Predicted 3D model of a 455-nucleotide part of an RNA (small-subunit ribosomal RNA, 3' major domain) from a Roseiflexaceae bacterium. Its mean pLDDT, the model's own confidence on a scale to 100, is 82. The full RNA is in RNAcentral, with records from ENA and SILVA.
[in-house]
Context: one part of a larger RNA
RNA sequence: UGACGGGGGCCCGCACAAGCAGCGGAGCGUGUGGUUUAAUUCGACGCAACACGCAGCACCUCACCCAGAUUUGACAUGCGCGUGCAAGCCCGUGAAAGCGGGUCGCCUGCGAGGGUCGCGCACAGAUGCUGCAUGGCUGUCGUCAGCUCGUGUCGUGAGAUGUUGGGUUAAGUCCCGCAACGAGCGCAACCCCUGCGGCCAGUUACUCGUGUCUGGCCGGACUGCCCAUUUGGGAGGAAGGCGGGGAUGACGUCAAGUCCGCAUGGCUCUUACAUCUGGGGCUACACACACGCUACAAUGGACCGGACAGUGCGCUGCCACAUCGCAAGAUGGCGCAAAUCGCCAAACCGGUCCCCAGUGCAGAUCGGGGGCUGCAACUCGCCCCCGUGAAGGCGGAGUUGCUAGUAACCGCGUAUCAGCGAUGGCGCGGUGAAUACGUACCCGGGCCUUGUACA
Numbered sequence: 001u002g003a004c005g006g007g008g009g010c011c012c013g014c015a016c017a018a019g020c021a022g023c024g025g026a027g028c029g030u031g032u033g034g035u036u037u038a039a040u041u042c043g044a045c046g047c048a049a050c051a052c053g054c055a056g057c058a059c060c061u062c063a064c065c066c067a068g069a070u071u072u073g074a075c076a077u078g079c080g081c082g083u084g085c086a087a088g089c090c091c092g093u094g095a096a097a098g099c100g101g102g103u104c105g106c107c108u109g110c111g112a113g114g115g116u117c118g119c120g121c122a123c124a125g126a127u128g129c130u131g132c133a134u135g136g137c138u139g140u141c142g143u144c145a146g147c148u149c150g151u152g153u154c155g156u157g158a159g160a161u162g163u164u165g166g167g168u169u170a171a172g173u174c175c176c177g178c179a180a181c182g183a184g185c186g187c188a189a190c191c192c193c194u195g196c197g198g199c200c201a202g203u204u205a206c207u208c209g210u211g212u213c214u215g216g217c218c219g220g221a222c223u224g225c226c227c228a229u230u231u232g233g234g235a236g237g238a239a240g241g242c243g244g245g246g247a248u249g250a251c252g253u254c255a256a257g258u259c260c261g262c263a264u265g266g267c268u269c270u271u272a273c274a275u276c277u278g279g280g281g282c283u284a285c286a287c288a289c290a291c292g293c294u295a296c297a298a299u300g301g302a303c304c305g306g307a308c309a310g311u312g313c314g315c316u317g318c319c320a321c322a323u324c325g326c327a328a329g330a331u332g333g334c335g336c337a338a339a340u341c342g343c344c345a346a347a348c349c350g351g352u353c354c355c356c357a358g359u360g361c362a363g364a365u366c367g368g369g370g371g372c373u374g375c376a377a378c379u380c381g382c383c384c385c386c387g388u389g390a391a392g393g394c395g396g397a398g399u400u401g402c403u404a405g406u407a408a409c410c411g412c413g414u415a416u417c418a419g420c421g422a423u424g425g426c427g428c429g430g431u432g433a434a435u436a437c438g439u440a441c442c443c444g445g446g447c448c449u450u451g452u453a454c455a
Stems, first nucleotide, its partner, number of pairs: 001455002003452003007449007015439002019402005026294008034285002042053002064280007073123001077122006088103006107113001125269002128267003134263002136258003139254001141252001146185006152161003165176003191246004196219007205210002222240001225234003296395001300354007312343003317336002321332004361392001366387007408431007
């Protein structure tokens, strides 16, 4: 000087407390461990691994296993020689890849050359190893308020001072004081969205001259005004003391994560650790954990009728409407490259039935029949219909999220994507609470101080 203390002081944070909804029990989905397996590819492991890489595992993906094949190679560049038996096409064989055979047949200036293919040589190739050789990127403490420098001063020196103190703040934010005076990276502001107003422009909206909407520019809020010691109160105002949300992550820490995104040093393989193909596996299943979904019902379930969004997406597409089908869907087919057309709501409201039961709750599981995508749904897809109808009566110890348009409840969109294992991710709107006395305690953090046998 730091770090640490079941030392002290001050102060924050959904940290506790006060509340609301959960998880932990059930069934199922997904991930992980374990076990199994020919293989169940690999990575990630307290917070900060476990719906994580995976924003799409039937083949492909694919890295794993079995089997069959290829060897200048699936791919790049260069050199030498060859090329009419070129690529292609056809036939045989085969599970395919491949292997074997046949054949009219490229361009051209007719010399060569190019392309193509073959042989040979340099080389290619590796999701093989090392994230403890690395770049880049990322997580984390933490959007916490800190981390430093120049000069000066003090100290033999390590170092200190500044950065401490008194107030204040979300903030090393600002004020005052002070052997310090200044400065940098952070904080804040500048950026984006949103709430109010004005002007301009636009057209596919509509009532056709209005001004919804979209875009652009500008205004508006600054403790500016009043009371007051104030951080308290008030006026005006759409908005008031950071108005709300996002982006933004200091010096550094964890030899944190990633050589399987990519790049890259070194090492290793080179008829194989490379490459192609068929099939299997990543989907196994006595079990354990993690994250979720659906429920256990009457604030409900079922049926009939009625209403209201926003973000987005659409030509290999979204599909109105009609017909067929109980339905999934099929057939025909209008419009729309979209403010024009389409995808397109549910909770909610009104009426009726159910009468507290393992039920008209719940929907797992299993049987049968069908539809769709795709070369192909056995292993291993999704959907519809009929039947079947399991556990489950609100969950032990423990534990999570959330302070307002939030939690909770309700549906909708979208990336990936042929299809889909999405109940996941990222967004969007609809309905819309309760509670916060307070800081003793648990957890994490900041500042000062004190002790130390630690560095």